[in-house]
Context: one part of a larger RNA
RNA sequence: AGUAGUUUAAGGAAUUCGGCAAAACAGCUGGGCGUAAUUUCGAGAGAUGCCCUUCCUUCCGACUUGUCGGGAGGACGCAGUGAAUGUCGUGGGAUCGACUGUUUACCAAAAACACAGGUCCAUGCAAACUCGUAAGAGGCAGUAUAUGGGCUGAAACCUGACCGGUGCCAGAAGGUUAACUGCGAGGGUUUUCCCGAUUUAUCGGGAAGGCUUUCAAUGGAAGCCCUGGUGAACGUCAGCGGUAACUAUAACUGUUCUAAGGUAGCGAAGUUCCUUGUCGCUUAAUUGGCGACCCGCACGAAAGGUCCAACGAGUCCCACACUGUCUUGAACUACUACUCG
Repeated sequence: AGUAGUUUAAGGAAUUCGGCAAAACAGCUGGGCGUAAUUUCGAGAGAUGCCCUUCCUUCCGACUUGUCGGGAGGACGCAGUGAAUGUCGUGGGAUCGACUGUUUACCAAAAACACAGGUCCAUGCAAACUCGUAAGAGGCAGUAUAUGGGCUGAAACCUGACCGGUGCCAGAAGGUUAACUGCGAGGGUUUUCCCGAUUUAUCGGGAAGGCUUUCAAUGGAAGCCCUGGUGAACGUCAGCGGUAACUAUAACUGUUCUAAGGUAGCGAAGUUCCUUGUCGCUUAAUUGGCGACCCGCACGAAAGGUCCAACGAGUCCCACACUGUCUUGAACUACUACUCG
C1' cells in the first nucleotide's frame, strides 16, 4: 500500500454525474388492532402506524380426543421469533411504456420488441401468400367469427382540413401504342419470252415468273394520356398590411398565393435555438425539479393526440429514517505485496 471484514466522538449527503457503496428498516407466505389521496372499484395495501411473542399455575371454549385458541394471576432476564440460516427501508411529485412477458450468449434489459385491443388491404378455396426450375410442399387435413399482409398498441375521451402531386381502386368514349398483318413502292440476282443493235458471241430495253432484301398504308391488346373515387394510402396543413376614446393588443378588416392552410388537445416538452425565457413554489443559496404563461427557431391527432388507476432491477426531483459517502481521520482482524532475517 492492497483485498476482504469489524468499530468509531461531533455532524449527518456537506461526498458524488447520481446516497454508488455502506448503514438502517423489517422478521421465516408470525399474531392482534388500524390504515390516506386516488381508482378502471379489482386495487392502492404488508400503505403509513401501534402493540404482542419465553416459562409456571388456574379457568374457559372449539372440535377431526390431542391438538388449537382465549381469559386471569405469577416468575426470571439487558434482551422471550433470546441462537444459526434466511432476510420488503418508507413516503411524495413527475416522465416513458398500460400490464405479465422478450432482447444485443461475452460492454446496452431500456422509453427498444412483443402484447390483448383498434383499423386498413388482400383472399371464395386447385384461395391469397411463401419455398421450389419443376414435380410438389406449407397455408390446411383450415374455409371470411378463416388465412395472409401493413400500421397502431390495454381501457377512457377523441381522431380535424386537403384527392393538386405520387400510389391504389374503378371506368371506358376518344388519342397514343408491340409482336403480328403487308395495300403498295424500290433494289439485287436468276429463268423464260419479245423488241432493237450487231464484231454471231454478246450487249441494251421491255414483259412475266422464282429467290432475296429495304421501306411501308391498313388492322392491332393491356399500359399511358384521359374520367372519377380513395388518408387508420405516401404525404401536405401560408404570407404581408391596417384597425378599438391612455398605451398595448386586435374580436374586425384589406390583399396575395394555395389542393387545403394545423381543428380538439398539449406545449421552454425525451421536441425551445435565442435560454439559466418570465412568474410562482421548493433551498440560506437551485443552469435542477414541479406548477403556470405561450413569443410552438422546429408539438399535434393510429410514423396516433390527450389523460391515466395498477405495474417497472427504466429515468428525473424532493422528504423522513439511516449511516465513515464526506468534514477527517483513527484503531483492530485475516490474507497478500514490499523491507530485513
Predicted 3D model of a 341-nucleotide part of an RNA (large-subunit ribosomal RNA, domain IV) from a Candidatus Microgenomates bacterium. Model confidence (mean pLDDT): 82 of 100. Taxonomically the source falls in Candidatus Microgenomatota (Bacteria, Bacteria candidate phyla). Its Rfam family is "Bacterial large subunit ribosomal RNA".